[in-house]
RNA sequence: GUCUCCAUCGUCUAGUGGCCUAGGACACCAGGUUUUCAUCCUGGUAACAGGAGUUCAAUUCUCCUUGGAGAUG
Numbered sequence: 001g002u003c004u005c006c007a008u009c010g011u012c013u014a015g016u017g018g019c020c021u022a023g024g025a026c027a028c029c030a031g032g033u034u035u036u037c038a039u040c041c042u043g044g045u046a047a048c049a050g051g052a053g054u055u056c057a058a059u060u061c062u063c064c065u066u067g068g069a070g071a072u073g
Base pairs, nucleotide, nucleotide: 001072002071003070004069005068006067007066010026011025012024013023018056028044029043030042031041032040049065050064051063052062053061
């Protein structure tokens, strides 16, 4: 240089056009239980890398950029 893949809460991940106001686990916060801590129970906060396009409708499809991983000369 060329090609391929990936990017979603603090972390790991599900979802692949409409039922999504994006779900789950751990973590965090508050409350309950407990003499206290831990465990357990209940509730809460928190996310679609950036831009453009297609579409009635985009986290999802297309292009570009950024970042990461791999293959190859």